[in-house]
């Protein structure tokens, strides 16, 4: 130098917002004495059927959660 573990952090898991949890991903470049900042890349960007090598295209279906639980937004119903 690389690889791999665990710890804190950050970032992500198909629509807002929190508490806890659970996976994944976390590099590389500029610029500054530094704090920081800027480009860039990972993780992520649902399902279901036709078509079709495949990719593209059509069609049709659920959900504010990765999971629980609270909120808000929408939609149905009942009561005042």
């Nucleotide at each position: 130098a690389a690889u791999g573990c665990a710890c804190a952090c950050g970032g992500u898991a198909a629509u807002g917002g929190a508490u806890u949890c659970u996976g994944c991903c976390g590099g590389a470049c500029c610029a500054a004495u530094a704090a920081u900042g800027g480009u860039c890349g990972a993780a992520c960007c649902g399902c279901u059927u036709c078509c079709c090598c495949g990719a593209c295209g059509a069609a049709g279906c659920u959900g504010a959660u990765g999971a629980c639980u609270c909120c808000u937004a929408c939609u149905c119903a009942a009561c005042g």
Molecule: Fluoride riboswitch aptamer (crcB RNA motif)
Organism: Rhizobium sp. AC44/96